This is a predicted structure of a 310-nucleotide RNA (Bacterial RNase P class A) from a Bacteroidales bacterium. The sequence is in RNAcentral, with records from ENA. The coordinates come from a structure-prediction model, not an experiment, and the mean pLDDT is 76.

RNA sequence: AAGGAGAGACGAUCCGUCGCGGCCGCAAGGCUGAGGAAAGUCCGGACAGGAAAGGGCAUCGCACUGCGGAAAGCGCAGGUAGGGGCAACCUUACGCCAGCUGUAACAGAAAACAACCGCCGCCAGGCAAGGGUGAAAACGUGAGGCAAGAGCUCACGACGCUGCAGGAGCAAUCCGCAGCGGGUACGGCACUGCGACCUGCAAAACCAAAUAUACUGACAGAUGAGGACUGCCCGUCCGAUGUCAGGGGGUAGGUUGCGAAGAUAAAUGACGGAACAAAACAGAAACCGGCUUAUGGUCUCUCCUUUUUC
Numbered sequence: 001a002a003g004g005a006g007a008g009a010c011g012a013u014c015c016g017u018c019g020c021g022g023c024c025g026c027a028a029g030g031c032u033g034a035g036g037a038a039a040g041u042c043c044g045g046a047c048a049g050g051a052a053a054g055g056g057c058a059u060c061g062c063a064c065u066g067c068g069g070a071a072a073g074c075g076c077a078g079g080u081a082g083g084g085g086c087a088a089c090c091u092u093a094c095g096c097c098a099g100c101u102g103u104a105a106c107a108g109a110a111a112a113c114a115a116c117c118g119c120c121g122c123c124a125g126g127c128a129a130g131g132g133u134g135a136a137a138a139c140g141u142g143a144g145g146c147a148a149g150a151g152c153u154c155a156c157g158a159c160g161c162u163g164c165a166g167g168a169g170c171a172a173u174c175c176g177c178a179g180c181g182g183g184u185a186c187g188g189c190a191c192u193g194c195g196a197c198c199u200g201c202a203a204a205a206c207c208a209a210a211u212a213u214a215c216u217g218a219c220a221g222a223u224g225a226g227g228a229c230u231g232c233c234c235g236u237c238c239g240a241u242g243u244c245a246g247g248g249g250g251u252a253g254g255u256u257g258c259g260a261a262g263a264u265a266a267a268u269g270a271c272g273g274a275a276c277a278a279a280a281c282a283g284a285a286a287c288c289g290g291c292u293u294a295u296g297g298u299c300u301c302u303c304c305u306u307u308u309u310c
Stems, first nucleotide, its partner, number of pairs: 001306010013274006020033005035281001039292002042290004047200004059196005064078005079094006095191001099189006116131002118127003139157006159181006166175003204256004213248001215246006226238004
């Protein structure tokens, strides 16, 4: 210098003029006004209402270890096994599997009580070493053994599980030693441990018109209240409630919830200048912690590879 890896910060500022929302003020005016994600609404909480003695079943979620955290399908660090990269580094999985069960294309005899070629044979059968198929075929090498064979037995090794007054580590785990084991891979059910009531600020609480009215009281009323024709009187017709007062619930509306922007769904801007450019993704609607996704550009630190120069 070029290319890359990891971690982080910023997302504009100031001045002038005009405009908008909120608050204060009699007024003039003053103060204040979007984000790193305000987004998706995925996870957790707080708060609120409902339900609920306590316990259990069902259902759902999570699942290596340690620490942090109110909690989390959260963060950081670490472990084991695998994948990618020359490297810095990135990335996937991880309770258990004793039991029940599904699938394993093509090929192949057989994909889990198998037997095509083959080996042995007393011709009934026995075997699974060798061949061959496959992503995968029932531990590897050697010796013994056998009719032929086989973890059938033994030694060493690989793998798995269990254990240890052994070493390292808080732990997962690693190393060492000892014992045991031999039906593969990936799922589902079941099992183990932990957790979870339901609904969300359009939650919810308070105040409270007009109209109608539960209920209560007083008065009037078949000796006709009241109504229709009809504004009034008479008349004709209908015929059991009517008037007043008190009063509860609910609606409109208001207040709280509600914030160092914040209500109404609605505001949070425009132009000019500093300055040659102001751009990306995007925009609050109850709040908080995460995750995920979008994002032009600028800056900082550490590391890796290659090349060149000293």